[in-house]
RNA sequence: GGGCUACUGGUUCAGCGGUAGAACGCUUUCCUGAUAAGAAAGAGGUGCCAGGUUCGACUCCUGGGUAGCCCA
Numbered sequence: 001g002g003g004c005u006a007c008u009g010g011u012u013c014a015g016c017g018g019u020a021g022a023a024c025g026c027u028u029u030c031c032u033g034a035u036a037a038g039a040a041a042g043a044g045g046u047g048c049c050a051g052g053u054u055c056g057a058c059u060c061c062u063g064g065g066u067a068g069c070c071c072a
Stems, first nucleotide, its partner, number of pairs: 001071007010024004018055001026042005048064005
């Protein structure tokens, strides 16, 4: 220098263009003598950044960033 892959709640990951989900974790309540386990409820992400396409974008296109891998 060239190419490929990934980037989504605190963590690990889903989500083939139609108002963003799960598990674990966290908070509250129930249960217990108490803890753990279990049950119920809840908070928490504008999606790495900026443009573009579209009625509508996490999803498609372009540029950039970070990380990893391959080639030179």
Molecule: transfer RNA
Organism: uncultured bacterium